[in-house]
A computed fold for an 87-nucleotide RNA from a Nitrospirota bacterium, annotated as c-di-GMP-I riboswitch aptamer. Model confidence (mean pLDDT): 80 of 100. Its Rfam family is "c-di-GMP-I riboswitch aptamer". Its family is annotated with cyclic-di-GMP binding in the Gene Ontology. It was read from a public genome assembly, where an Rfam model found it.
RNA sequence: UUCCGACAAAGCCAAAUCCUUUGCGAAAAGGAGGCGGAAAGCGGCGGGUCUUCUUUUAGGAGACAGGAAGAUGGCCGAGCUGCCUUU
Numbered sequence: 001u002u003c004c005g006a007c008a009a010a011g012c013c014a015a016a017u018c019c020u021u022u023g024c025g026a027a028a029a030g031g032a033g034g035c036g037g038a039a040a041g042c043g044g045c046g047g048g049u050c051u052u053c054u055u056u057u058a059g060g061a062g063a064c065a066g067g068a069a070g071a072u073g074g075c076c077g078a079g080c081u082g083c084c085u086u087u
Stems, first nucleotide, its partner, number of pairs: 005084001012037002017032006035074001041080002045077003048072008
């Protein structure tokens, strides 16, 4: 430097749910909590899924498809950057 990760050790993160707050919403932040995780660290590059608005079908409602703006990194892939023991 690269690869690997134990029936181990010390640590790290924190699902669902509940409370408070923000948001039209998906959801996010803080606290509690711990399902799980060897990158469950970072950032929306490519997809997927979800939300809102809009267009068309159409005279009305809903859905599909198209467009725009968002959410999700613990949905997947890729990218970047790391810790630990010494098996």